[in-house]
A computed fold for a 72-nucleotide RNA from Lacibacter sp., annotated as transfer RNA. NCBI's taxonomy places the organism under Bacteria, Pseudomonadati, Chitinophagales, Chitinophagaceae, Lacibacter. Rfam family: tRNA. Rfam's curators write: Transfer RNA (tRNA) molecules are approximately 80 nucleotides in length. Rfam links the family to the GO term triplet codon-amino acid adaptor activity. RNAcentral holds the sequence, with entries from ENA. Its mean pLDDT, the model's own confidence on a scale to 100, is 81.
């Protein structure tokens, strides 16, 4: 330098055009307990960025940025 893949919550992953973007774990509060742990209940927390297509975009298209694999 070229080709391809990926970018979603603190972390690991779902959601392949349509419900309030979901699950686990982690964080906070509460119940329980002599205390803690466990268990249960509740709360907060996210789509890399800029455009485009569409009635509607995490999803499709273009560019940028970042990460990875392969080739040279």
């Nucleotide at each position: 330098g070229g080709u391809c893949u990926c970018g979603u919550a603190g972390u690991a992953c779902a959601a392949u055009g349509g419900a309030u973007a979901g699950u686990a774990u982690g964080g906070g509060a509460g119940u329980c307990u002599c205390c803690g742990g466990a268990a249960c209940u509740c709360c907060a927390g996210g789509u890399u960025c800029a455009g485009g297509u569409u009635c509607g975009a995490u999803u499709c298209c273009u560019g940028a940025c970042g990460a990875g694999a392969c080739c040279a």